Predicted 3D model of a 113-nucleotide RNA (SAM riboswitch aptamer (S box leader)) from a marine eukaryotic metagenome.
The coordinates come from a structure-prediction model, not an experiment, and the mean pLDDT is 82.
Of the family's consensus pairs, 91% are formed in the model.
């Protein structure tokens, strides 16, 4: 920087000691009945990679078949990534039936390239 997803899902323990919840604002929350981190262990997802299966095109091919390209659905030992709360909520912009609701953008986060 391109592209995709971002209302699901998933925690015990030992260390640590006062903060976190991306940054700034405002709310709200979480935290000494122990936050951040740091380490073990279990999970969760399924974006890549793996395996196998079913199709769909397409090579060689008389058919079976055999490579490739791409779909569904499973599996989950590799590479991340993740385990409060919608990416905790707003913020800009449109629409609305206007203490309030929905859509989109931004900006952040993973991931692959």
């Nucleotide at each position: 920087c391109u592209u995709a997803u971002u209302c699901a899902g998933a925690a015990a323990g030992g260390g640590g000691g006062a903060g976190g919840g991306a940054a700034c604002a405002g709310g709200c929350c979480c935290a000494u009945a122990g936050a951040a981190c740091c380490c073990u262990u279990g999970g969760c997802a399924a974006c890549c990679a793996u395996u196998g299966u079913c199709g769909u095109g397409u090579u060689u091919a008389u058919u079976u078949a055999u490579g490739c390209a791409u779909g569904g659905a499973a599996a989950g030992a590799g590479g991340u990534g993740c385990c409060a709360a919608u990416u905790c909520c707003u913020g800009u912009c449109c629409c609305u039936u206007u203490u309030g609701g929905g859509g989109a953008a931004g900006a952040g986060a993973u991931a692959a390239g």